Description: Predicted 3D model of a 348-nucleotide part of an RNA (small-subunit ribosomal RNA, central domain) from an uncultured prokaryote.
[in-house]
Context: one part of a larger RNA
RNA sequence: UUGGGCGUAAAGAGCUUGUAGGCGGUUUGUCGCGUCUGCCGUGAAAAUCCGGGGCUCAACCCCGGACUUGCGGUGGGUACGGGCAGACUAGAGUGUGGUAGGGGUGAGUGGAAUUCCUAGUGUAGAGGUGAAAUUCGUAGAUAUUAGGAAGAACACCAGUGGCGAAGGCGGCUCACUGGCUCGGUACUGACGCUGAGGUGCGAAAGCGUGGGGAGCAAACAGGAUUAGAUACCCUGGUAGUCCACGCCGUAAACGAUGAGUGCUAGCCGUCGGGUAGCUUGCUAUUCGGUGGCGCAGCUAACGCAUUAAGCACUCCGCCUGGGGAGUACGGCCGCAAGGUUAAAACUC
Numbered sequence: 001u002u003g004g005g006c007g008u009a010a011a012g013a014g015c016u017u018g019u020a021g022g023c024g025g026u027u028u029g030u031c032g033c034g035u036c037u038g039c040c041g042u043g044a045a046a047a048u049c050c051g052g053g054g055c056u057c058a059a060c061c062c063c064g065g066a067c068u069u070g071c072g073g074u075g076g077g078u079a080c081g082g083g084c085a086g087a088c089u090a091g092a093g094u095g096u097g098g099u100a101g102g103g104g105u106g107a108g109u110g111g112a113a114u115u116c117c118u119a120g121u122g123u124a125g126a127g128g129u130g131a132a133a134u135u136c137g138u139a140g141a142u143a144u145u146a147g148g149a150a151g152a153a154c155a156c157c158a159g160u161g162g163c164g165a166a167g168g169c170g171g172c173u174c175a176c177u178g179g180c181u182c183g184g185u186a187c188u189g190a191c192g193c194u195g196a197g198g199u200g201c202g203a204a205a206g207c208g209u210g211g212g213g214a215g216c217a218a219a220c221a222g223g224a225u226u227a228g229a230u231a232c233c234c235u236g237g238u239a240g241u242c243c244a245c246g247c248c249g250u251a252a253a254c255g256a257u258g259a260g261u262g263c264u265a266g267c268c269g270u271c272g273g274g275u276a277g278c279u280u281g282c283u284a285u286u287c288g289g290u291g292g293c294g295c296a297g298c299u300a301a302c303g304c305a306u307u308a309a310g311c312a313c314u315c316c317g318c319c320u321g322g323g324g325a326g327u328a329c330g331g332c333c334g335c336a337a338g339g340u341u342a343a344a345a346c347u348c
Stems, first nucleotide, its partner, number of pairs: 003320004007302002012316001014201002017198001021194003025088007033081002035077008048066007091191001092188004096183003103177007110154001114150008125136002162169002206247006215241002220236004258315006266293013297304002321348003330341004
């Protein structure tokens, strides 16, 4: 490379949007670009293959044919792919009437708890542990009552439940705002799918500037434990955790499973709608999600199984023995930390 693969063996980019490109519904006409076919020209010779001939044979040499799978011209065919023109509605979208939702942003607000401060009651302990000690307390702690301050998180509801593309999202109210979904119907008329580069978003930690700082708590200090204990346990405690703005761009960013479309037994939950029935919260049915089993099929097995890892198609990404190494060098990005792209020698 041809291939074969990507849930767990190497391998799906963290996610979205979208440029080029690739691929693309039904139907009519037309062109004849791809495509198919006839003919002509050319495709040097040598070489190669086949059939003959000549050196006594052979190598070698000579003659004829084939081959030269191509290119150009010309005459035709038009199913399929394509171009142009027209039509359609099953894909896609818009309008319309509803539903559900921790989807997002901003502003306001509530109660419990914690810590601290002030005052009252009150007296000798309190904390903490396997047991202790460091620690706090007669300068009145712990406990308890009242008042005040601050910051952060929102018990119950709460759920194999909901929403979001992913990261993620949970007290309550208001404003602005994105998306899904269901119903009936009107409209547009292929406007679609994927997506190299690009763009945007992206947990935690970390960084810059300015705030904030109750609790928790890397680092650090002390007390224990221990042979030691740079730990596990305890007492403290600073960055940080919180807010605003700006960076960083990584995670076991996981369903370790790319996106889209079509087809393929069933059963049981659950969420959101629609329709019908009645006993008014249940039954039947139908869409859209989300779970548990399970047949065919697939799989090395485990398992997956209409939410596929089944059967097919389109497009992208990625893998190619272990180590060296996601490293070096170079480029790009970053304030830095570092990220990204990404080898080789050597070795087994």